């Protein structure tokens, strides 16, 4: 050099054109003599970057960078 996957919340992952979410983690409350379990809620996202197509893109196309596997 060339091909491929991957890149979404602190952490693992979802979501493949129509409001970006789930467990787990942290935070405040309940409950409980205390912790532990166990219940309620709000927070927390420039969806790796930049651009394009579209009425509308995390989703479809380019380029890019960055890990991970091929090929030479």
């Nucleotide at each position: 050099u060339c091909c491929g996957g991957u890149g979404u919340a602190g952490c693992u992952c979802a979501g493949u054109g129509g409001u970006a979410g789930a467990g787990c983690g942290g935070c405040u409350c309940c409950c409980u003599g205390u912790u532990a379990a166990g219940g309620a809620g709000a927070c927390g996202g420039u969806c790796g970057c930049a651009g394009g197509u579209u009425c509308g893109a995390a989703u479809c196309c380019u380029g890019c960078c960055a890990c991970c596997g091929g090929a030479g």